[in-house]
Predicted 3D model of a 120-nucleotide RNA (SAM riboswitch aptamer (S box leader)) from Actinomycetospora sp. TBRC 11914. The organism belongs to Actinomycetospora, within Bacteria. Rfam family: SAM riboswitch aptamer (S box leader). From the family's description: The SAM riboswitch is found upstream of a number of genes which code for proteins involved in methionine or cysteine biosynthesis in Gram-positive bacteria. Its mean pLDDT, the model's own confidence on a scale to 100, is 77.
């Protein structure tokens, strides 16, 4: 690159490089020379996976001290692998429904694309 899940209206910025375009794509509306986006550094948010630690319920052994297994919850961030720190993934595009005149507003679904975890 493809596939399978599961998440995506929470939550987290500071300095050094460097100097034009970012924000995946198509519109829309943002950021941006008062320095964006990238990359570095450090610092924090998150809990997906793996180790540890908490409760709770069950069964099983027991030398009655507890120990194994299986299950759930809730969260610590201690240790390792990622991820993220402008806007809900900024919002929308295709379908479905309400609703009102319109191309609008609201609910659902879907694509698409991002993590992460799995298997080829």
């Nucleotide at each position: 690159g493809g596939c399978u899940c599961a998440u995506c209206c929470a939550g987290a910025g500071g300095g050094g490089u460097a100097g034009a375009g970012g924000g995946a794509c198509c519109g829309g509306c943002c950021c941006g020379a008062c320095g964006a986006c990238a990359c570095c550094c450090c610092g924090g948010c998150a809990a997906c996976c793996g180790g540890c630690g908490g409760c709770c319920c069950g069964c099983c052994g027991c030398a009655c001290g507890c120990g194994g297994c299986a299950g759930g919850c809730a969260a610590g961030a201690c240790c390792g692998g990622u991820g993220c720190c402008a806007a809900u993934u900024c919002c929308g595009a295709c379908c479905c429904g309400c609703g009102a005149g319109c191309c609008c507003g609201c609910g659902g679904g879907g694509a698409a694309g991002a993590u992460g975890a799995g298997g080829a």